[in-house]
Context: one part of a larger RNA
């Protein structure tokens, strides 16, 4: 010097990103216990007092008296507490081995699909799950206890509905046309139904094709706890400022309630108030919301949390600022 411990005058968080770590609290009995609250809770709230041994009384709980020590749950084991706020209701779950959380789940809410050979899922299939269930059931999506609520827009996209109309495949195929040629016409002829040129029925065959023709799409409606969206400029009141009010442009409609420098605010350490001697954090307000906002839910909320943030009390070697000691290393010898 390092590690693990013990003690430490005075001060007591001045340490530090931050009370990290340590200290303090601690058992049992009695007294006592606030805001708030979903009346269960909060609560072991907080804050106080007691605890050995002996004698007597008592069934006991306990009571009365006495007595020892610095100290009586005599050693060891055994909550620190309070105030305010954010987030998540809660108990749970999670990154086996850097994250335990505000993430996931959750009960509850809501939308949607499915009538049973169900929808949905796995499989080429057979078949299986769903389910030996049957809409008070099963699948999927979103939200996430509870309380108060959940505004406007259906133009685009999606979904649902729509006996009309437009478009519209395979297929059927009215019909049109090409090829082939039995036959036939003409010319030539070596006179051989031989050669060349044309016309050409039926059949076979190639191409085109009217009309009919489903879903889909177009079209017409509905639908937001479907995907989503929810404006700009100018003027205006008898100080000033502000603008209830007016004008105008655009839109499918222009953000309602509530909240708001917020887990969201760039400017920003916004401004004011509180707390401190001093506060980029914190709490309460304001609203100019760069860029909150209503089930990708909005705002509250008792209880809960190894959660996050700010303050206080107790306590302390965290610190002022060090010191002393014990043990194990380091070092020397072996």
């Nucleotide at each position: 010097c390092u590690c693990u411990c013990u003690c430490u005058a005075a001060g007591g968080a001045a340490c530090u990103c931050g009370g990290c770590a340590a200290a303090a609290u601690g058992a049992c009995c009695c007294c006592g216990u606030a805001a708030c609250u979903u009346c269960g809770g909060g609560a072991g709230a907080a804050g106080g007092g007691g605890u050995g041994c002996c004698u007597c009384c008592g069934a006991g709980a306990g009571g009365a008296g006495g007595u020892c020590g610095c100290a009586g749950u005599g050693a060891a084991c055994a909550g620190g507490c309070c105030c305010a706020g954010g987030c998540g209701a809660c108990u749970g779950u999670u990154u086996a081995c850097c994250a335990a959380a505000a993430a996931c789940a959750c009960a509850g809410g809501u939308c949607u699909c499915c009538g049973c050979u169900a929808a949905g899922u796995c499989g080429u299939a057979a078949g299986a799950c769903a389910a030996u269930g049957u809409a008070u059931g099963g699948g999927g999506g979103c939200u996430g206890a509870c309380g108060c609520c959940u505004g406007c827009c259906c133009g685009g996209u999606g979904c649902u509905g729509g006996a009309a109309g437009g478009u519209g495949a395979a297929g059927c195929g009215a019909g049109u046309u090409g090829g082939u040629u039995a036959u036939u016409u003409a010319a030539c002829u070596u006179c051989g139904u031989g050669u060349u040129a044309g016309a050409g029925a039926a059949g076979c065959u190639g191409a085109c094709a009217a009309c009919c023709g489903a879903a889909g799409c177009c079209c017409c409606a509905g639908u937001g706890a479907a995907c989503g969206g929810c404006g700009g400029c100018c003027g205006u009141a008898a100080c000033u400022a502000u603008g209830a009010c007016g004008g105008u442009c655009c839109u499918a409609a222009g953000g309602u309630a509530g909240c708001g420098a917020a887990a969201u605010u760039c400017c920003u350490u916004g401004u004011c108030u509180g707390g401190u001697a001093a506060g980029u954090u914190c709490a309460g307000a304001c609203c100019c919301g760069c860029a909150c906002g209503a089930a990708a839910g909005g705002c509250g909320u008792a209880a809960c949390g190894a959660u996050c943030u700010g303050g206080g009390u107790a306590c302390u070697g965290u610190c002022u600022c060090g010191g002393a000691g014990a043990g194990a290393g380091a070092c020397u010898c072996g």
This is a predicted structure of a 334-nucleotide part of an RNA (large-subunit ribosomal RNA, domain IV) from Calidiella yingdensis. RNAcentral holds the full RNA, with entries from ENA. Model confidence (mean pLDDT): 89 of 100. It is recorded under the gene name rrl.